[in-house]
Context: one part of a larger RNA
RNA sequence: CUGGGUGUAAAGGGAGCGUAGACGGCAGGGCAAGUCUGGAGUGAAAGGCAGGGGCCCAACCCCUGGACUGCUCUGGAAACUGUCCGGCUGGAGUGCAGGAGAGGUAAGUGGAAUUCCUAGUGUAGCGGUGAAAUGCGUAGAUAUUAGGAGGAACACCAGUGGCGAAGGCGGCUUACUGGACUGUAACUGACACUGAGGCUCUAAAGCGUGGGGAGCAAACAGGAUUAGAUACCCUGGUAGUCCACGCCGUAAACGAUGAUCACCAGGUGUGGGGGGUGAACAGACCCCCGGUGCCGAAGCCAAAGCAUUAGAGGGAUCCACCUGGGGGAGUACGUUCGCAAGAAUGAGACUC
Numbered sequence: 001c002u003g004g005g006u007g008u009a010a011a012g013g014g015a016g017c018g019u020a021g022a023c024g025g026c027a028g029g030g031c032a033a034g035u036c037u038g039g040a041g042u043g044a045a046a047g048g049c050a051g052g053g054g055c056c057c058a059a060c061c062c063c064u065g066g067a068c069u070g071c072u073c074u075g076g077a078a079a080c081u082g083u084c085c086g087g088c089u090g091g092a093g094u095g096c097a098g099g100a101g102a103g104g105u106a107a108g109u110g111g112a113a114u115u116c117c118u119a120g121u122g123u124a125g126c127g128g129u130g131a132a133a134u135g136c137g138u139a140g141a142u143a144u145u146a147g148g149a150g151g152a153a154c155a156c157c158a159g160u161g162g163c164g165a166a167g168g169c170g171g172c173u174u175a176c177u178g179g180a181c182u183g184u185a186a187c188u189g190a191c192a193c194u195g196a197g198g199c200u201c202u203a204a205a206g207c208g209u210g211g212g213g214a215g216c217a218a219a220c221a222g223g224a225u226u227a228g229a230u231a232c233c234c235u236g237g238u239a240g241u242c243c244a245c246g247c248c249g250u251a252a253a254c255g256a257u258g259a260u261c262a263c264c265a266g267g268u269g270u271g272g273g274g275g276g277u278g279a280a281c282a283g284a285c286c287c288c289c290g291g292u293g294c295c296g297a298a299g300c301c302a303a304a305g306c307a308u309u310a311g312a313g314g315g316a317u318c319c320a321c322c323u324g325g326g327g328g329a330g331u332a333c334g335u336u337c338g339c340a341a342g343a344a345u346g347a348g349a350c351u352c
Base pairs, nucleotide, nucleotide: 003323004322005321006320008303012319014201015200016199017198021194025088026087028085029084030083031082033081034080035077036076037075038074039073040072041071042070049065050064051063052062053061054060091191092188093187094186095184096183097182098181103177104176105175106174107173108172109171110154115149116148117147118146119145120144121143125136126135162169163168206247207246208245209244210243211242215241216240220236221235222234223233258318259317260316261315263313266295267294268293269292270291272289273288274287275286276285299306300305325352326351327350334345335344336343337342
C1' cells in the first nucleotide's frame, strides 16, 4: 500500500457547528486537462525474456526477435470525469398559515413536607434494631395546637408519554428565545452530503472566589455485629449537595450500534397534525405525514438475536477506529492542556 473488520469477540470519536479536502441532481451547448484512438521521435549498449548458434556439456560467449508497460510532439473522437456558458425543479433552503412540546435563559410566585425557634396543652418516656446500645428527655423531650424563620425539592397529573445534537429537561406565571412538525406551493435555483485539523457544548464528582446551608451525607466520632469488622446495621456529623461567576472535560457519556441518501413483506399499540362524514362540541371511523414502542417475512448473524426507528438486510458518499492474545498498562517517558486533581497522546523490557 492492498485487504478484512468495528451491538456483545480488538475496534464508532460523548455531542454539535464547520474549514481544507473528498464526493455530488436533471437536460442542452462549447473546450479537450483526465480518458480513448492514429502517426512520428525517443526509450544507449550490456543484462533479463523467447528462438537459434559456438566452446564435448554446462557455466560462459555470439546472433536474431520481442520487450523496455515510459516520455515528448502531432492528427482526431466527445460517452464518462473535469472545466466554461446559459437553463430546469424533483435535492436543499426561504416565504405564508397553523397546532404540539419537562427545549433554553431570566425574573416573579404557590402549597405540602422535613428541620429549627417562640408560646400553649401535657407527662415520662422518646428514638432506634434481628436484638440492643450510643443518642435525646423532669433544665419538661416525644406527642399535639398556634405563630414564625430558612433552605431545598416539586406528590397526584405521569404514560416502553413529550422535547432536546448529546449531556439532559418536570409546581405555577410572565418576558426573551432555539429547533422540529403539518398545510400551502409564492420565492431562490444544486445553494447539497460528509468533515482531518479547529471551535462550541458536555451528567456526577472535583477545583477557585464570594454567598447559602433545611434535609441528606463521603471523611470523621461513637454504639452494635464479629474470631477480627478500618464494612454491612444504628446514633451523630464536616466537606459536598444549592446560588453567582470562572475552571475541569471525564462516565457502562450505552441503542455498548458514526453521519447522510434512496431501495426492500406485513401485523399491532402510542403521541402529533391534516382532511372527509356530522347542525355543532366531544367521541367514533377513514386517509396522510413526521415521531416513539412491541411482534415478525425475506435477508443477515458464531450464536443469542437484528429485522422500514435507513437493521446487525442489499447498495452509495465521507469521517473515526481495530490489526496474535492475556498481563505489564491506559502505566513510563516526552509533548500539549490544567490552579490542582488530573486529562489527551501513548510505548518498551519482562512474563504467561

RNAcentral holds the full RNA, with entries from ENA, Greengenes and SILVA. The part of an RNA shown here (small-subunit ribosomal RNA, central domain) has 352 nucleotides and comes from an uncultured bacterium. Model confidence (mean pLDDT): 82 of 100.